[in-house]
RNA sequence: CUUAUCUUGAAAGGUCGAGGGAACAGGCCCGAUGACACCUUAGCAACCGGUUUCGGAAUCAACCUCCCGGAACGUCAGGUGCUAAUUCCUGCCUUCAAAUCAUGCGAAGUUUGAAGGAAAGAUGAG
Numbered sequence: 001c002u003u004a005u006c007u008u009g010a011a012a013g014g015u016c017g018a019g020g021g022a023a024c025a026g027g028c029c030c031g032a033u034g035a036c037a038c039c040u041u042a043g044c045a046a047c048c049g050g051u052u053u054c055g056g057a058a059u060c061a062a063c064c065u066c067c068c069g070g071a072a073c074g075u076c077a078g079g080u081g082c083u084a085a086u087u088c089c090u091g092c093c094u095u096c097a098a099a100u101c102a103u104g105c106g107a108a109g110u111u112u113g114a115a116g117g118a119a120a121g122a123u124g125a126g
Base pairs, nucleotide, nucleotide: 001126002125003124004123005122006121011041012040013039014038015037019030020029021028024091025090026089027088042083043082044081047079048078049076050073051072052071053070054069055068056067087120092117093116094115095114096113097112098111099110100109
């Protein structure tokens, strides 16, 4: 840089000792009943890998290997990842709804809410 996923799930012990929840701002939380971080063990998930199986492609035809795709398996001793809160929520854009100043009626503006998208970030694979 490209691509896929990100409202599921899964914690105990030890060490340390003050901030932490990526960065900035706002909010809201966690934290001396010891957070965060690190180590050990356990667990979760199933991205990659593995196993089984099915289909396709290929072949004159059949089987095996290779190639493409689907399904199942974590009792699968592999490589990562993860184990507070939706990626804790919001910030930018679009659409819709409501309210509001003004008004003859609208539009625009402002505020609030909802939905969708983007950006940023995290993780895997390349």
Overview
Predicted 3D model of a 126-nucleotide RNA (SAM riboswitch aptamer (S box leader)) from a soil metagenome. Of the family's consensus pairs, 91% are formed in the model. Its mean pLDDT, the model's own confidence on a scale to 100, is 82.